[in-house]
Molecule: Bacterial RNase P class A
Organism: Chlorobiota bacterium
RNA sequence: GCAGUCGGUUGUUCUGUCGCUGUCCCGAACUUGCUUCGGGAGAGAGGAAAGUCCGGACAACACAGAGCAUUACACUUCCUAACGGGAAGACACUCGUGAGGGUAUAGUAACGAAGAAGAAAAUAACCGUCCCGAACUUGUUUCGGGAUAAGGGUGAGAAGGUGAGGUAAGAGCUCACCGGUGCCGAGGGUGACUUUGGCAGCCGUUCGUCUUGUAAGUUGUAAUCUCGUGUAUAUCGGCGUUUGAGAGCUGCUCGCACAAUGCCGAGGGGUUGAGAGCUAAAGUUGCAAUGUGAAUUGUAACGAAGAUAAAUGACAGAACCCCGAAUUUGCUUCGGGGACAGAAUCCGGCUUACAGACCGACUGCUUUU
Numbered sequence: 001g002c003a004g005u006c007g008g009u010u011g012u013u014c015u016g017u018c019g020c021u022g023u024c025c026c027g028a029a030c031u032u033g034c035u036u037c038g039g040g041a042g043a044g045a046g047g048a049a050a051g052u053c054c055g056g057a058c059a060a061c062a063c064a065g066a067g068c069a070u071u072a073c074a075c076u077u078c079c080u081a082a083c084g085g086g087a088a089g090a091c092a093c094u095c096g097u098g099a100g101g102g103u104a105u106a107g108u109a110a111c112g113a114a115g116a117a118g119a120a121a122a123u124a125a126c127c128g129u130c131c132c133g134a135a136c137u138u139g140u141u142u143c144g145g146g147a148u149a150a151g152g153g154u155g156a157g158a159a160g161g162u163g164a165g166g167u168a169a170g171a172g173c174u175c176a177c178c179g180g181u182g183c184c185g186a187g188g189g190u191g192a193c194u195u196u197g198g199c200a201g202c203c204g205u206u207c208g209u210c211u212u213g214u215a216a217g218u219u220g221u222a223a224u225c226u227c228g229u230g231u232a233u234a235u236c237g238g239c240g241u242u243u244g245a246g247a248g249c250u251g252c253u254c255g256c257a258c259a260a261u262g263c264c265g266a267g268g269g270g271u272u273g274a275g276a277g278c279u280a281a282a283g284u285u286g287c288a289a290u291g292u293g294a295a296u297u298g299u300a301a302c303g304a305a306g307a308u309a310a311a312u313g314a315c316a317g318a319a320c321c322c323c324g325a326a327u328u329u330g331c332u333u334c335g336g337g338g339a340c341a342g343a344a345u346c347c348g349g350c351u352u353a354c355a356g357a358c359c360g361a362c363u364g365c366u367u368u369u
Base pairs, nucleotide, nucleotide: 001365002364003363004362005361006360007359008358009357010356012319013318014317015316016315017314018313020044021043023041024040025039026038027037028036029035030033046340050351051350053349054348055347056346057345058220059219060218061217065254066253067252068251070216071215072214073213074212075089076088077087078086079085090105092103093102094101095100106211107210110209111208112207113206114205126152127151128148129147130146131145132144133143134142135141136139160178161177162176163175164174165173179203180202181200182199183198184197185196186195187194188193224276225275226274227273233267235266236265237264238263239262246258248256283302284301285300286299287298288297289296290295320338321337322336323335324334325333326332
């Protein structure tokens, strides 16, 4: 200098004019109402506000229990209010020269499946090899019986691997070494695990069902609560009144408290207004300490939209950044562009989108200096 990996910050700025929403202050008007008008001060959409995927706070259902079903998660330790989240690590497989990246992770006695190919997917004989018998064209021939997992084929995978002995030919049949599995011991580690010694001939793989542990009542701010206005439950049907219908914001069952001009359904009527929830948050920022880290503790300061059919903007100028062209090579001139995108109860995560600019650590290549 070029190329890359991981982590992080930012993502237009200023001025002027006009406009919108909300809070506070002052004044005026009247219809005295969170009414209308005028003036002033201050504030006003994100890192993802998106997806609606997880976890909660909060609210309601009775201040309520048990069982089954169903769903999700599952290595270790730690963080957190919690999580299917985060931090650091372990081990298996895999991509990359490398820095690094990705996937998976409780148990395994039983049961089931594994398309197609193949004789066969674990009770393995298609080819081949060996032994015995028969036939004849006497040949590395044909047929029958038995043995065989060493060799070959199919396949993702075919009965642990290499070598030696042994055998009719072979085979963990036996032995040596290695691999896997199980058991026992020593060292390291909080732990998952790891290093190492010994014994055992024990030896196919994947997935699912299943088993174990943990968690989960449901719904969701259009939740829910209150005030005001106004009215018809007229009518019909069914069930039921302590032998309990029914609803109990659950899929079922049991139990349990409630329950009588009761409940369910059809068909109708009234209200279509206002307030709360609604923003002080498991909040933000600075400094210090502890910790590998995620984070925790202490202290100081700040406390930053609250709309309701939904405000947070439009125009103009200048600047900044990026791209291209020209060239008199001058922080020159001209042209174009400035991403993804918009709160709706709030918070913690995950996933997805993102033009450009910048910072830190590390890796590879090159070698002018």